[in-house]
RNA sequence: ACCACGAAAGGGCAAACCCGCUGAAAAGCGGGGGCGCAGAGCCACGGGUCUAAAGCUGCAAAGCCAUGACAGCCGGGUUGCCGAA
Numbered sequence: 001a002c003c004a005c006g007a008a009a010g011g012g013c014a015a016a017c018c019c020g021c022u023g024a025a026a027a028g029c030g031g032g033g034g035c036g037c038a039g040a041g042c043c044a045c046g047g048g049u050c051u052a053a054a055g056c057u058g059c060a061a062a063g064c065c066a067u068g069a070c071a072g073c074c075g076g077g078u079u080g081c082c083g084a085a
Stems, first nucleotide, its partner, number of pairs: 012037002017032006035072001041078003045075003048070003055064003
């Protein structure tokens, strides 16, 4: 000097709920909030879940359907902050 482990401290993210905007909806974004999170950073690749505008079926009611969404459902991929003894 570097690597591994790793205490503390600093810092990070932000559920429900409320307000505004966008959206057919699911949901997203911004503000407040803080349940939690050591990858709750990023990617819909596999499974899963949510929605169903358009389309299809139907006399209708309704049903089907992702090309929409969820990374804070589970895998997988990718990338990554600090550091005493």
This is a predicted structure of an 85-nucleotide RNA (c-di-GMP-I riboswitch aptamer) from Desulfobacteraceae bacterium UBA5852. The organism belongs to Desulfobacteraceae, within Bacteria. It matches the Rfam family "c-di-GMP-I riboswitch aptamer". Rfam 15.1 lists 5,092 matches to the family in 1,772 species.